[in-house]
Molecule: RNase P RNA; transfer RNA
Organism: Burkholderiaceae bacterium
RNA sequence: GAAGCGUGCCAGACCGCCGCUGGUGCAAUCUGGGAAACCAGGCACUGGAGGAACGUCCGGACUGCACAGGACAGCGUAGCAGCUAACGGCUGCCCACCGUGAGGUGAGGAUUAGAGCAACAGAGACGAGCCGCUUGAGUGCGGGUGAAACGGGCAAUCUCUACGCGCAGCAAUACCAAGUAGGCCAACGUUGAUGUGGUUCCGCAGAGUUGGCGGGUAGGUAGCAUCGAGCCGUGGUGGCAACACCCGGCCCAGAGUAAUGGCGGUCACGUUGCGGGCGACCGCAAUGCACAGAAUCCGGCUUAUCGGUGCGCUUCACAC
RNA sequence: CUGCCCAUAGCUCAGCUGGAUAGAGCAACGGCCUUCUAAGCCGUAGGUCGCAGGUUCGACUCCUGCUGGGCAGGCCA
Numbered sequence: 001g002a003a004g005c006g007u008g009c010c011a012g013a014c015c016g017c018c019g020c021u022g023g024u025g026c027a028a029u030c031u032g033g034g035a036a037a038c039c040a041g042g043c044a045c046u047g048g049a050g051g052a053a054c055g056u057c058c059g060g061a062c063u064g065c066a067c068a069g070g071a072c073a074g075c076g077u078a079g080c081a082g083c084u085a086a087c088g089g090c091u092g093c094c095c096a097c098c099g100u101g102a103g104g105u106g107a108g109g110a111u112u113a114g115a116g117c118a119a120c121a122g123a124g125a126c127g128a129g130c131c132g133c134u135u136g137a138g139u140g141c142g143g144g145u146g147a148a149a150c151g152g153g154c155a156a157u158c159u160c161u162a163c164g165c166g167c168a169g170c171a172a173u174a175c176c177a178a179g180u181a182g183g184c185c186a187a188c189g190u191u192g193a194u195g196u197g198g199u200u201c202c203g204c205a206g207a208g209u210u211g212g213c214g215g216g217u218a219g220g221u222a223g224c225a226u227c228g229a230g231c232c233g234u235g236g237u238g239g240c241a242a243c244a245c246c247c248g249g250c251c252c253a254g255a256g257u258a259a260u261g262g263c264g265g266u267c268a269c270g271u272u273g274c275g276g277g278c279g280a281c282c283g284c285a286a287u288g289c290a291c292a293g294a295a296u297c298c299g300g301c302u303u304a305u306c307g308g309u310g311c312g313c314u315u316c317a318c319a320c
Numbered sequence: 321c322u323g324c325c326c327a328u329a330g331c332u333c334a335g336c337u338g339g340a341u342a343g344a345g346c347a348a349c350g351g352c353c354u355u356c357u358a359a360g361c362c363g364u365a366g367g368u369c370g371c372a373g374g375u376u377c378g379a380c381u382c383c384u385g386c387u388g389g390g391c392a393g394g395c396c397a
Base pairs, nucleotide, nucleotide: 001316002315003314004313005312006311007310008309009308010307012267013266014265015264016263017262018261020048021047022046023045024044025043026042030041031040032039033038050291055301057300058299059298060297061296062169063168064167065166069201070200071199072198074165075164076163077162078161079093080092081091082090083089094108095106096105097104098103109160110159114158115157116154117153130143131142132141133140173222174221175220176219183213184212185211186210187209188208194205195204215396216395230250231249232248233247235246236245237244238243269288270287271286272285273284274283275282276281321393322392323391324390325389326388327387330346331345332344333343339377348364349363350362351361352360370386371385372384373383374382
């Protein structure tokens, strides 16, 4: 200098004007909308999109199902040891394969519990025997065909073993207002329907359940975010590490058809063009980046992606 | 949000229970027949099986991820 491997961070900043929205304080007890529940309206300060918010692939928190318990089916995982609230995640070690290497991938238990599959080729693909040599003997050693020739291969074939799993999901759920037709018909049901995945047993509760026709409503509030399995620290201790504990600091969107925007200026950075310069670089002008946007929240995984930057490591070439 | 299904020739569809050259009909092109056309008959060509990986000797078929399309469900009594 070139080419790579692994890992972390950033994803413009500041100011002014106008606009949207959450919080706090003040003002007001009024005005507007509405049938009602309820909603909107002023001023000041302050907060307001991501590393994946995407995918919805996993695991949970949380909410509901009156209270339970089995069996079968079903689903998931799979070397050993740890981390974690948990996981199909992460870390270390072993093994297999790929790579010169740093590293990467792994669906990594079981073939005497049982079944199944292997086209064509080949003599033959679970008991078989072509060719050559050998032997008492397809007994032993080779060759040919084939992916595989034997007591072998395939379990990402069915399956078996071990361990684990109640179900549904914020459209969960709680409440308020209004409204009709709280309607009609049929079937089943106190000899027990039904009771949060299927089948079945069992205990308990106990009057509805299902199907069809028809009607009403499409409104409002909470759930809802500032206490978290929380984040940051070239802090300390333990550990190879993931991580645990201690210490210090921080408080960080909450809409509800869905806010976080628009305009202008300055600076930084990148790209393109022009000019100057031996070069490092300097000046001017234009432009503003990809993937893409929270909707209950958190921990992971997969996928997409312009540009910048830090650290550690590997290989090659050259010079000293 | 949840559950399920599909993607194959220009078009509509089989094949999906792994076996090696992937099929049918219509359309297209050529020929025969006919005065000509249509119909009918014969033939020809047309495919990275949505994309990328993996398992296997071998994948349209099995598994994983991605892309695109489709169906169903959720208030009151």